This is a predicted structure of a 73-nucleotide RNA (transfer RNA) from Candidatus Pacebacteria bacterium UBA6180. The sequence was found in a public genome assembly. It matches the Rfam family "tRNA". By type it is a transfer RNA.
RNA sequence: GGGCCGGUGGCUCAAUUGGUAGAGCGCCGCAUUCGCAUUGCGGAGAUCAGGGGUUCGAUUCCCCUCCGGUCCA
Numbered sequence: 001g002g003g004c005c006g007g008u009g010g011c012u013c014a015a016u017u018g019g020u021a022g023a024g025c026g027c028c029g030c031a032u033u034c035g036c037a038u039u040g041c042g043g044a045g046a047u048c049a050g051g052g053g054u055u056c057g058a059u060u061c062c063c064c065u066c067c068g069g070u071c072c073a
Base pairs, nucleotide, nucleotide: 001072002071003070004069005068006067007066010025011024012023013022019056027043028042029041030040031039049065050064051063052062053061
């Protein structure tokens, strides 16, 4: 330098072949307990790596860039 794979709440990961994003753990509150843990219920939290383009509409399609992994030189 080139090819391929990946980047999504604090962490680990899903999903939609364009219609506005979920789960588990964690966090907060309530109930339960003498108290804690467990359990149950509720809640907050994501410009979907960044920028641009196409579109009525982009996490998804196209282009560029950044980061990580891997292979080739």